[in-house]
Order: sequence, then structure tokens, then C1' cells
RNA sequence: GGGCCCUUAGCUCAGUGGUUAGAGCACCCGGCUCAUAACUGGAUGGUCCUCGGUUCAAAUCCGAGAGGGCCCACCA
Repeated sequence: GGGCCCUUAGCUCAGUGGUUAGAGCACCCGGCUCAUAACUGGAUGGUCCUCGGUUCAAAUCCGAGAGGGCCCACCA
């Protein structure tokens, strides 16, 4: 220098144009228990990496940028 992939809740991830943006785990409040764990009910938690564009409508499509990962090339 070139190519490809990833970025969504505290963590791991799903969601690939339109229904209110979701699951598991964690955290918080209960139930159960003498108590703890396990089990179980509920609540909370989001600038969908940033900016711009397309569209009636964008987490989703397009462009640029940022961060991370893999491969190739170059140099030596």
C1' cells in the first nucleotide's frame, strides 16, 4: 500500500427497509428457605461507533471517517 470481516443494553449476541429495538447472563426489588445457593416472578438499562446522503420511512442501503481483527504485498 491492497483485500475482507466486526462495531446494537454492563458483558455475549440476535435483529439486514416499516409492528414499541430484542434475548441470555449480570445488576436491582420480590417469592421460596431457619439462612445461603439453586429455582422462580417483576422492574430498570439504548445517541444501534461518528458525520453526511438516498428514501414517505434507515440499526438495516450508499459515501467518508474512527476503533478493532484477519490475510496479502512492499521494505529490510